Transfer RNA from a marine eukaryotic metagenome, 64 nucleotides, folded computationally. Its mean pLDDT, the model's own confidence on a scale to 100, is 82.
RNA sequence: GGUAUGGUCUAGUGGUAGGACGCUUGGUUCUGGCCCAAGUAGCGAGGGUUCGAAUCCUUCUACC
Numbered sequence: 001g002g003u004a005u006g007g008u009c010u011a012g013u014g015g016u017a018g019g020a021c022g023c024u025u026g027g028u029u030c031u032g033g034c035c036c037a038a039g040u041a042g043c044g045a046g047g048g049u050u051c052g053a054a055u056c057c058u059u060c061u062a063c064c
């Protein structure tokens, strides 16, 4: 100096946190896979600014 967002990868530069994979359930199949539908799960920690913070400021932690 950079990075930190579900189990994993990744988007989101002040206004309802999104996608993919995964997982669960159902459908389909002789069974499994593929495919289809639904569901599940996230902003590293503390403080500040603001009507409102993943986002801006600050300290710390971890990694590079």
Stems, first nucleotide, its partner, number of pairs: 001064004007021004015051001022040006044060005